[in-house]
Molecule: small-subunit ribosomal RNA
Organism: metagenome
RNA sequence: CGGCAGUGGGGGCUUGCUCCAUGAGAGUGGCGAACGGGUGAGUAACACGUAGGUGAUCUGCCUUUAGGUUGGGGAUAGCUUGUGGAAACACAGGGUAAUACCGAAUGAGCUGACGGGACUUUGGUCAAGUUAGUAAAGGUGCUAAGGCACCGCCUAGAGAGGAGCCUGCGGCUGAUUAGCUAGUUGGUAGGGUAAUGGCCUACCAAGGCCCUGAUGGGUAGCCGAGCUUAGAGGCUGAUCGGCCACACUGGAACUGAGACACGGUCCAGACUCCUACGGGAGGCAGCAGUGGGGAAUUUUGCGCAAUGGCCGAAAGCCUGACGCAGCGACGCCGCGUGAGGGAUGAAGGUCUUCGUGAUCGUAAACCUCUGUCAGGGAGGAUUAAAUGUGUAGGUGCUAAUACCACCUAUGCUUGACUUAACUCCCAGAGGAAGCCCCGGCUAACUGCGUGCCAGCAGCCGCGGUAAUACGUAGGGGGCAAGCGUUACUCGGAUUUAUUGGGCGUAAAGCGAAUGUAGGCGGUUUCAUAAGUCAGAGGUGAAAUCCCUCAGCUUAACUGAGGAAUAGCCUUUGAUACUGCGAAACUUGAGGACAGGAGAGGAAAGUGGAAUUCCCGGUGUAGCGGUGGAAUGCGUAGAUAUCGGGAGGAACACCAGAGGCGAAGGCGGCUUUCUGGACUGAUCCUGACGCUGAGAUUCGAAAGCCAGGGGAGCAAACAGGAUUAGAUACCCUGGUAGUCCUGGCUGUAAACGAUGGAUACUAGAUCUUGCCUGAAGGGCUUGGUCGUAGCUAACGCGUUAAGUAUCCCGCCUGGGGAGUACGGUCGCAAGGCUGAAACUCAAAGGAAUUGACGGGGACCCGCACAAGCAGUGGAGCAUGUGGUUUAAUUCGAUCAACGCGAAGAACCUUACCUGGGCUUGAACUACAGGCAUAGCUACCUGAAAGGGCUAGCGAUCCUUCUUUGAAGGAACCUGCAGAGGUGCUGCAUGGCUGUCGUCAGCUCGUGUCGUGAGAUGUUGGGUUAAGUCCCGCAACGAGCGCAACCCCUACCAUUAGUUGUCAGCGAAUAAUGUCGGAUACUCUGAUGGGACUGCGGUGACGAGCCGGAGGAAGGUGGGGAUGACGUCAAGUCAGCAUGGCCUUUAUGUCCAGGGCUACACACGUGCUACAAUGGACGGUACAGAGGGAAGCAAGACCGCGAGGUGGAGCAGAUCCCUAAAACCGUUCUCAGUUCGGAUUGCAGGCUGCAAUUCGCCUGCAUGAAGCUGGAAUUGCUAGUAAUCGCGUAUCAGCUACGUCGCGGUGAAUGCGUUCUCGGGUCUUGUACACACCGCCCGUCACAUCACGAAAGCUGGUGGCGCCAGAAGUCGCUGAUCUAACUCCUUCGGGAGGGGAAGGCGCCGAAGGUACCGCUAGUGAUUGGGGUGAAGUCGUAACAAGGUA
Repeated sequence: CGGCAGUGGGGGCUUGCUCCAUGAGAGUGGCGAACGGGUGAGUAACACGUAGGUGAUCUGCCUUUAGGUUGGGGAUAGCUUGUGGAAACACAGGGUAAUACCGAAUGAGCUGACGGGACUUUGGUCAAGUUAGUAAAGGUGCUAAGGCACCGCCUAGAGAGGAGCCUGCGGCUGAUUAGCUAGUUGGUAGGGUAAUGGCCUACCAAGGCCCUGAUGGGUAGCCGAGCUUAGAGGCUGAUCGGCCACACUGGAACUGAGACACGGUCCAGACUCCUACGGGAGGCAGCAGUGGGGAAUUUUGCGCAAUGGCCGAAAGCCUGACGCAGCGACGCCGCGUGAGGGAUGAAGGUCUUCGUGAUCGUAAACCUCUGUCAGGGAGGAUUAAAUGUGUAGGUGCUAAUACCACCUAUGCUUGACUUAACUCCCAGAGGAAGCCCCGGCUAACUGCGUGCCAGCAGCCGCGGUAAUACGUAGGGGGCAAGCGUUACUCGGAUUUAUUGGGCGUAAAGCGAAUGUAGGCGGUUUCAUAAGUCAGAGGUGAAAUCCCUCAGCUUAACUGAGGAAUAGCCUUUGAUACUGCGAAACUUGAGGACAGGAGAGGAAAGUGGAAUUCCCGGUGUAGCGGUGGAAUGCGUAGAUAUCGGGAGGAACACCAGAGGCGAAGGCGGCUUUCUGGACUGAUCCUGACGCUGAGAUUCGAAAGCCAGGGGAGCAAACAGGAUUAGAUACCCUGGUAGUCCUGGCUGUAAACGAUGGAUACUAGAUCUUGCCUGAAGGGCUUGGUCGUAGCUAACGCGUUAAGUAUCCCGCCUGGGGAGUACGGUCGCAAGGCUGAAACUCAAAGGAAUUGACGGGGACCCGCACAAGCAGUGGAGCAUGUGGUUUAAUUCGAUCAACGCGAAGAACCUUACCUGGGCUUGAACUACAGGCAUAGCUACCUGAAAGGGCUAGCGAUCCUUCUUUGAAGGAACCUGCAGAGGUGCUGCAUGGCUGUCGUCAGCUCGUGUCGUGAGAUGUUGGGUUAAGUCCCGCAACGAGCGCAACCCCUACCAUUAGUUGUCAGCGAAUAAUGUCGGAUACUCUGAUGGGACUGCGGUGACGAGCCGGAGGAAGGUGGGGAUGACGUCAAGUCAGCAUGGCCUUUAUGUCCAGGGCUACACACGUGCUACAAUGGACGGUACAGAGGGAAGCAAGACCGCGAGGUGGAGCAGAUCCCUAAAACCGUUCUCAGUUCGGAUUGCAGGCUGCAAUUCGCCUGCAUGAAGCUGGAAUUGCUAGUAAUCGCGUAUCAGCUACGUCGCGGUGAAUGCGUUCUCGGGUCUUGUACACACCGCCCGUCACAUCACGAAAGCUGGUGGCGCCAGAAGUCGCUGAUCUAACUCCUUCGGGAGGGGAAGGCGCCGAAGGUACCGCUAGUGAUUGGGGUGAAGUCGUAACAAGGUA
């Protein structure tokens, strides 16, 4: 806008037809749909941020201004009639409306062209003129019919808001991405756009970007802001806000003011769905919701009541925007789970020193209160003001009191949340506490379990039998509706250092120079105002942060105001400094002149010595070489020596911490050419300077290429040695190479491990060169020491590693790795550049204390040496290993091995076999018993034990209430403890060994050092000694040393018995036998004595040497005495003891066996091998011990062991009780008259018992052995050697052992080079479990990540070609075609315009060929990392054994 189905209403009547109004759904038309909402894939870009530009632009709706809105035309959907299709949908015929569409009229204006005036910043503004082009739509209400009002429509201007485009500046990563670019850069002309522009096209030119990082790769939406931080920074971009991009993937346009459009269109592709297989449909990164993925992220809720948006005149409609509710402790905030009193400190748990204990703990119970939240009940705001409409009034509009617009007052009307907020009442402590932690960091500790297991762990690290670290319990600490964990970011981290680091040795100065860009730069004046500084203005959105105030009971939260904001832009000033420009200066730099010094460089020439080789002479058997040898050379004449010659390389002395050079480096002499530094005195130039990314040049040795040369030396190689081996060190040879010419390589511990330049900051001393006024001088060069200062320390210190400035290079834990890949250089070798995965919690520097060294210095010790005697060889004894065994019990290995064991036949005894016992062989407590214990006899047995029977059958002590009772002892039964030579000496005590009787080990105060620490304690002397003296930043002290103690050597005093006997007496055959004596000896007690006093020497000292006196001389001799500590040394089997294990056995008893075995090996001893001796005979002399279940005399017996017997003696009285020696005889060098093993026989003794398994005696037997290899032990004087004697243990003995005693009684010591051990000082160290340390590489095994690799598979990019959808644009358009114009015979025709169709350019996906980049994978292969115990060696750390 027009019509209509249907419904109900009204009118007209022809009563079933028509008219009027209403009118769902659909359609035409307008506006919106480009907003709002989502997401962050892409994007490193004018995408974003910020500041500007647009004189190069557009803008619907809105506001405002001005002017219009005249008059016509032709269609079309809906509808209707058909057709096709499964559907989506499509086609044809008929008729119709508009603010839909199309001409015409008008033109205030606007636009184009011409024209040319003024201003002006490219196309800007203003103004006169000519010409051409260019508009529109009506609707509704009221009316007095004239019109008015409102909503629209058209033209033009302005505004607001919005959009486009352009520009400066800003913000990621890597150079193992260094060159990129063809519409590329610019111009002219045209096209295109709203608009500038290579935006596009044609032509012309050859430009444009880049080390201030282009291009390509990787990553990423950007910002306001958020987190963190003292700040500077660092990280991030969720929510909220601004911008951008995207809408299944890719491409494209249409419509429109605006899109190349999330819920539009077309095409291509992938996917899903429908299908009648012909064809169609779709796009949640809207809100809910589903699936999948995932460690993980909500309801298919209510409402448009509010705010906002679209449309509409409005009512209103739409709105998963939005407002609310739901879910989630996800976060922030607030509140509660009770408060006060209460000690029988309850029960119970846990711990325990076991107690009237501690703790949970005022905690609970109990008493008195309170009442939040949750629960029940009752009440109950605010968020709502508008709009609309009614009434009343006013103003405007108008002819108008209609209408309309506006204003005021007032009534009515609207709540999703809301069963809400909030208030009151009820009841009653009732319904309401967890999580983590308790070794240190870090607040908080005990028990049990476990036993390097299970486990913990943020870092360090816990756990292998006492775990505050695991698990659990009790207790405690922290936080709290949360608590822990995980992930990530910042901080601490001055650990990327602008603020705010370093580079001698810790990581780090390019090997050195020249020099480009760059950075930095002397003095004075003028000018400028870019940097710089100051003022003003603009911007810096809001939110956030901060401050103040305010609103929800408070807070979180929210609101208001303020403050703040780097930066950018505009503008006005200042001019010290820097810059730019101009002019000058001389001190920086350079030049001229005159000198001397120098292994500075290059080239040519030349010299002597030496090595080697060749020739000749002399000469003869070796030479050479080494730790020692051998290979090698030599009778074919070497080596040696003399003469002659050849050739190459290097240049003795001078020579020096000396000189020169940029560094590498440079050394006979002469000449030529040549660089640099230094000194002197004047003149000149006038900042010309410093540094130096890239770049260039030089650059030891080795190496490479080509050509020479080659004496000596010498990788490789050969041989000889060494060695376990020796692909080494040593030796004999020997080729590249070393030398020259030309070229390459480009590295070194290329070091002062120290970049260059300039200035400043005490000195002392030596030195090169020059000068000079000749000094205690100046400049220059190279050293040493040292002040301030610096440094982690060491050290540096005018030659800085000090104080400053400028420039360059480099570092950021160790390993992997200076490796891989890539690039580049090189002939190659290889160089330069240079990662990651993975792995470790260190790697490293300097210094300290120790320890160690096949480092140094000094010193000591029977350590060596000098001696004596041995061991190792033999036989035997004894211990051990090993082997064997039923068992040969156990421990102990420099410091075990004649040891524990000062005594294994049984016992011991712990081991083995067999037989027994089970509260036990011994001990304690409790309960019960007392016809129980015990004794005698018997059976069995090896005994222990067992058996059952018979007999006897109780006792002792104390008390009391005394014919008795009770308690205790003893015994038995039960119960709990027992017992264990079972384990752990690495849980321990105690004791002991060892270094070592070595001289050391420490402390206080002070001083030095950042510190660990040092000093003292070192040094010079001296000693046995850290002994003493002197010196000294030390002064003192302690534990050790020494002394004090014991024995011994001398003397004195005292005491004399059991000792002694000089004198006196007695007796005897004789004897201290007796009286006596106490002198001597002796005994044993008390004392003395020795202290370097003297001389020399020494520094005057400490001390040393000497002699004297003395019994003794420098500690007189010997003993006892063992510092701090070391060795997880030894011992659980002496004893004690924690823990664990065992309990009819791992306890205990008994018999027998074993510890005594025997191929062998070792240790310690004895006896020998003989004449310094053996045998026989004779004669002497000790000390110290022991003796009663004892020592035993004399006597007798026996060859003897021994026996009989027994005096004496509890011992200076008695007994055990000497041998070597000495005096004789014999043997005469031999397996013996040496030696005594072994064996036989016969005996003795002890003992319950000598078989396994004792000792002794006699006779007989008569083995090995003739002085001991390598090696190794003891001893310095009354010692070694030798000789015997005694004791303990013990019945006896394996004793030849052990511990003591005396007799006889030597040798040697030059000395500290060497061996061993120790001490002090010093040095090196990669050791600190401390050299039995540390540690390297191959190989083998396991495992991890990485590289290479024939290839294979994907992703991505480039380029060429093929083909080319949709679509825009262009051309065409014979087919079709309402409006306009013209003609017409009114049928229509022509023109103009349009459409389909066709062609062309471009063009996405696609196809194809090639080339890159990248990822994955790959048989095999390479090295690397890691791993309790593998193999081979020993490279490094010490002089690491060859620095």